[in-house]
Context: one part of a larger RNA
RNA sequence: GGACGAACGCUUGCGGCGUGCCUAAGAAAUGCAAGUCGAGCGAGCUCAAGCCUUCGGGCGGAAAGCUAGCGGCGAACGGUCGAGUAACACGUGAGCAACCUGCCCCAAAGCGGGGGAUAGCCCACCGAAAGGUGGAUUAAUACCGCAUGUGGCCGUUCCGGGGCAUCCCGGGACGAUUAAAGCAGCAAUGCGCUUUGGGAUGGGCUCGCGGCCUAUCAGCUUGUUGGUGAGGUAACGGCCUACCAAGGCUACGACGGGUAGCUGGUCUGAGAGGAUGGUCAGCCGGAUUGGGACUGAGACACGGCCCAGACUCCUACGGGGGGCAGCAAUUAGGAAUCUUGCGCAAUGGGCGAAAGCCUGACGCAGCGACGCCGCGUGACCGACGAAGUCCUUCGGGAUGUAAAGGUCUUUUGCCAGGGAAGAAGAUCUGACGGUACCUGGCGAAUAAGCCCCGGCUAACUACGUGCCAGCAGCCGCGGUAAUACGUAGGGGGCGAGCGUUGUCC
Numbered sequence: 001g002g003a004c005g006a007a008c009g010c011u012u013g014c015g016g017c018g019u020g021c022c023u024a025a026g027a028a029a030u031g032c033a034a035g036u037c038g039a040g041c042g043a044g045c046u047c048a049a050g051c052c053u054u055c056g057g058g059c060g061g062a063a064a065g066c067u068a069g070c071g072g073c074g075a076a077c078g079g080u081c082g083a084g085u086a087a088c089a090c091g092u093g094a095g096c097a098a099c100c101u102g103c104c105c106c107a108a109a110g111c112g113g114g115g116g117a118u119a120g121c122c123c124a125c126c127g128a129a130a131g132g133u134g135g136a137u138u139a140a141u142a143c144c145g146c147a148u149g150u151g152g153c154c155g156u157u158c159c160g161g162g163g164c165a166u167c168c169c170g171g172g173a174c175g176a177u178u179a180a181a182g183c184a185g186c187a188a189u190g191c192g193c194u195u196u197g198g199g200a201u202g203g204g205c206u207c208g209c210g211g212c213c214u215a216u217c218a219g220c221u222u223g224u225u226g227g228u229g230a231g232g233u234a235a236c237g238g239c240c241u242a243c244c245a246a247g248g249c250u251a252c253g254a255c256g257g258g259u260a261g262c263u264g265g266u267c268u269g270a271g272a273g274g275a276u277g278g279u280c281a282g283c284c285g286g287a288u289u290g291g292g293a294c295u296g297a298g299a300c301a302c303g304g305c306c307c308a309g310a311c312u313c314c315u316a317c318g319g320g321g322g323g324c325a326g327c328a329a330u331u332a333g334g335a336a337u338c339u340u341g342c343g344c345a346a347u348g349g350g351c352g353a354a355a356g357c358c359u360g361a362c363g364c365a366g367c368g369a370c371g372c373c374g375c376g377u378g379a380c381c382g383a384c385g386a387a388g389u390c391c392u393u394c395g396g397g398a399u400g401u402a403a404a405g406g407u408c409u410u411u412u413g414c415c416a417g418g419g420a421a422g423a424a425g426a427u428c429u430g431a432c433g434g435u436a437c438c439u440g441g442c443g444a445a446u447a448a449g450c451c452c453c454g455g456c457u458a459a460c461u462a463c464g465u466g467c468c469a470g471c472a473g474c475c476g477c478g479g480u481a482a483u484a485c486g487u488a489g490g491g492g493g494c495g496a497g498c499g500u501u502g503u504c505c
Base pairs, nucleotide, nucleotide: 001505002504003503004502006501007500008499009498010497013375014374015373016372017371018370019368020367021333026331027330030328031327032326035073036072037071040070041069043067044066045065046064050059051058052057080286081285082284090210091209092208093207094206095205096204099203100202104199105198106197107196108195109194110193112146114144115143122135123134124133125132126131151178152177154175155174156173157172158171159170160169161168162167182191183190184189212258213257214256219249220248221247224246225245226244227243228242229241231239261283262282263281264280265276266275267274268273288309289308290307291306292305311322312321313320314319339365341364342363343362347361348359349358350357351356378408379407380406381405388399389398390397391396413442414441415440416439417438418437422432449494450493451492452491453490454475455474456473460489461488462487463486464485470477471476
């Protein structure tokens, strides 16, 4: 000198774009953050005509609407945090002849015929509640047999091709085994369903290389290293297990300890390098602590389940409930970090045939000079120069064209009028927002501070103080004329900021 997610002191007019718990991965009021589909299913409720009526109402049930339950898809995304992790976690480059992939796309084939349940509703009962038990009854795109088998898979066998060691690919025959669901529509048809092959996307696994400190850590290891059999997985593998062998790693730093999410990037620097990893993007990891599996194409699952611990809440004391490192908000800690806002209008996501519903993702607004950028606080004229103040050798000098005064302008501000783009999609649809912007009116009107002035370092005098009070980044100032302390005048620097502190280069 530059930089910052900064803080502190003094000061503060406006706008745009960014950005904002770095500490306690402490705790946890309140609201919201993941639902949707009635075109899968039965049922219930509302409700027109009509009927009955003691005029209270009852029966009825078209079309339409609503929904507790069963069922489907989603909830594994999106959002958040950085605790752990020195590791194939990440980056980069390869490999899988050892793998999976819902929804989506392409292609081929199929969708026949049956069965038994169960929630809901109803009845009875238990419980303070959370919730539960029994009985009866019912539907499905829920569940289970049977049939068919283009295909798939398995076995036997034959043929061809290829390679990378285990092997891989294609074709034929025979045998065994293996599938389905309907809904809407007058219909056409559409949306689904089943099997198979391919694709796309997303993932899983393996390896080369690369990136912290410490030797005041020198030896480490028994599923350890390898093999065989069996198991397990989507898949390779000590992944697991039994047996066998005795191996494996290490001064090119094993093992241990400390620290740390990694990267694209960011800061600095001429570069080499050094430091760093906040916001944004990619990957990884976590979801009160520890453990576990279930469901599923996908989880060992933040707003799912089970167990244990700590904490906390309710209780009729028998027993139950909870998990903000989602968005706001609260509390604690701290030098320190925001609104319990508006909207689904846009973009994107889930569900749905659609209308649409949901979406604290997101789009916006609010707060903070926290940062960057831009603008303003007026412009011109105006005296051998008012007053005041300061200095003075008392002659004068300085503040100083500064003020006053005159002429002008209106950025900004206030008032009034008009008023968007963002909408994609013919119509309709805008949170932001009556915002931006435009026009008119008013009036210099609404708007300047902070630090410094001994040398480094740009800027000097007076008074006060008297090694006191104080200053200070270094050297050092102050003990009676202090340009170094305090105040004033003057001056220098930067300017809606200026200084200080901290950290990095």
Small-subunit ribosomal RNA, 5' domain from an uncultured bacterium, 505 nucleotides, folded computationally. The coordinates come from a structure-prediction model, not an experiment, and the mean pLDDT is 87.